[in-house]
């Protein structure tokens, strides 16, 4: 050097925070009794003081996926939209993970990889650069006219076609080389190599990967761009929802001036106008949900003493699995490469 697992300052004392459980004391509230002075009691309620006990991670993060779990939706079943996801096998409900293939890095160990389609359509490619794709003539090259010069061959200039070989500019410029052919070139045509399809044969469950044949000469890049193929997906998330419920309001039904309701359980007695009972909604609150950390979105922490390698990234909010991130330092195990 690579993988792979594990740790994430430690020990002590004192202080301090929130839970839960538990003992006393204080007060509230309520129930029974009562000799009206109180006394027993409550899985009650709060406060405050003890005592036990428990309290962030490996990513508690991003909130990327999946679930569980809770509400709406839905007869089955297509479709259209959206959205995830794409290579083969196995394992899974599912993300995902293992193992391969195949491609890019690397000497190796080994990492990376939205890896179905670009020969269906439609867009795109900053600067540069003539020209970014069934292109493209700016510089050279070749030729034709025309003008200037020179005796002449020629040079030099315009101006017209030809030319993808050569320069030149880009990440990327329309297969490499090497003949043959040409005014000059060119896959225009040989040869051989690459690359691409078709077809075969051997292996492989498969992705595939090795050979052989045959085609046109070659068809560039981007789909984490729109698309197109295939599989796959109801929606919204604990501020989900659910439980009691004060006040307010709203329906039924009873009783009531022949006196209801209250006056400490009943008579009598006093008063003198509403009153009781049921429904069903539902706000404030409360409480489940919700936890051996767990709610109030708030707690988990300070300090001093040795220690050591001097301590990084970072903090729970319904709960799991899962993936991506960010991390000072150190342990273990495998492997590689030089020595």
């Nucleotide at each position: 050097g690579c993988a792979g697992g594990c740790c994430g300052g430690g020990u002590g004392a004192c202080c301090g925070c929130g839970g839960g459980c538990u003992g006393g004391c204080g007060u509230c509230c309520u129930g029974u009794u009562c000799a009206c002075g109180a006394a027993c009691g409550g899985u009650g309620g709060c406060g405050g003081c003890g005592g036990c006990u428990c309290g962030a991670g490996g990513a508690a993060a991003g909130u990327c996926c999946g679930g569980a779990c809770a509400c709406c939706g839905c007869a089955g079943g297509g479709c259209a939209a959206g959205g995830a996801c794409g290579c083969u096998g196995g394992c899974g409900c599912g993300a995902g993970c293992c193992a391969g293939g195949c491609g890019g890095c690397g000497a190796a160990a080994g990492c990376c990889g939205a890896c179905g389609g670009a020969a269906a359509g439609u867009g795109g490619a900053a600067c540069a650069g003539a020209a970014a794709g069934g292109a493209g003539a700016c510089c050279g090259c070749c030729g034709g006219u025309c003008c200037g010069g020179g005796a002449a061959a020629c040079c030099g200039g315009a101006u017209c076609g030809g030319u993808a070989a050569g320069g030149g500019u880009g990440a990327a410029a329309c297969g490499g080389u090497g003949g043959a052919g040409u005014a000059a070139g060119a896959g225009c045509c040989c040869a051989c190599c690459a690359g691409c399809g078709g077809c075969c044969g051997u292996g492989g469950c498969g992705a595939c990967a090795c050979g052989g044949u045959c085609g046109g000469c070659u068809u560039g890049c981007c789909a984490a761009a729109c698309c197109c193929c295939g599989u796959c997906c109801g929606g919204u998330g604990c501020a989900a929802g659910g439980u009691g419920a004060a006040g307010c309001a709203g329906g039924c039904u009873c009783c009531g001036a022949u006196g209801a309701c209250g006056c400490g359980g009943c008579c009598c007695g006093c008063c003198g106008a509403g009153g009781a009972g049921c429904c069903g909604g539902g706000u404030a609150c409360a409480c489940c949900g919700c936890c051996a950390a767990g709610a109030g979105a708030g707690a988990u922490g300070g300090u001093c003493a040795c220690c050591c390698u001097c301590g990084a990234c970072a903090g729970a909010a319904u709960c799991c699995g899962g993936c991506u991130u960010a991390c000072a330092g150190g342990c273990c195990u495998g492997c590689u490469a030089c020595g």
Source information
The RNA shown here (Bacterial RNase P class A) has 339 nucleotides and comes from a Gaiellaceae bacterium. The gene name in the source record is rnpB. The model forms 95% of the base pairs in the Rfam consensus. Model confidence (mean pLDDT): 75 of 100.